RNA sequence: GCGGACGUAGCUCAGUUGGCAGAGCACAAGGUUGUGGCCCUUGGGGUCGUGGGUUCAAGCCCCAUCGUUCGCCCCA
Numbered sequence: 001g002c003g004g005a006c007g008u009a010g011c012u013c014a015g016u017u018g019g020c021a022g023a024g025c026a027c028a029a030g031g032u033u034g035u036g037g038c039c040c041u042u043g044g045g046g047u048c049g050u051g052g053g054u055u056c057a058a059g060c061c062c063c064a065u066c067g068u069u070c071g072c073c074c075c076a
């Protein structure tokens, strides 16, 4: 340089008819317990990488771009 995959909560990841953004863990509070843990309940936490486009409506479709990663090619 060329091609592909991935980017969604602090972490790991779901999210296909384009129509309310979610789970587990973690965190906070409460319950339980003599205390802690386990368990139970509740809660906080989101620029869906970034910018633009299409659409009544975009995490999802299109374009560009950034990052991560895999493969290939060139030079040494």
Base pairs, nucleotide, nucleotide: 001072002071003070004069005068006067007066010025011024012023013022019056027043028042029041030040031039049065050064051063052062053061

Notes: Model confidence (mean pLDDT): 81 of 100. A computed fold for a 76-nucleotide RNA from Desulfovibrio sp., annotated as transfer RNA. It matches the Rfam family "tRNA". It is annotated as a transfer RNA.